[in-house]
RNA sequence: CCCGACAAAGGCUCACCUGGGAUAACCCAGGGCCGCAAAGCCACGGGUCUUGAAAUGUUUCGAGACCGCCGGGCUGCCGAAG
Numbered sequence: 001c002c003c004g005a006c007a008a009a010g011g012c013u014c015a016c017c018u019g020g021g022a023u024a025a026c027c028c029a030g031g032g033c034c035g036c037a038a039a040g041c042c043a044c045g046g047g048u049c050u051u052g053a054a055a056u057g058u059u060u061c062g063a064g065a066c067c068g069c070c071g072g073g074c075u076g077c078c079g080a081a082g
Stems, first nucleotide, its partner, number of pairs: 002082001003079002011036002016031006034068001040074003044071003047066008
């Protein structure tokens, strides 16, 4: 360094609940079954979703959301076997 254990310590947190924000996707705070070794960070490529406009047989353009969908980039805790 690869790798990732019925290891230790700590962390994150889907569904859901409470309060608040946004037209919406969704976000923020608290709690948190499921799950995660990058489920840390970045919308860079693909994807999904929301919204507005144009066009009309499925597209185009704009503005957004999601990295717990996949890929890519950067960074990182612990450690047994190999």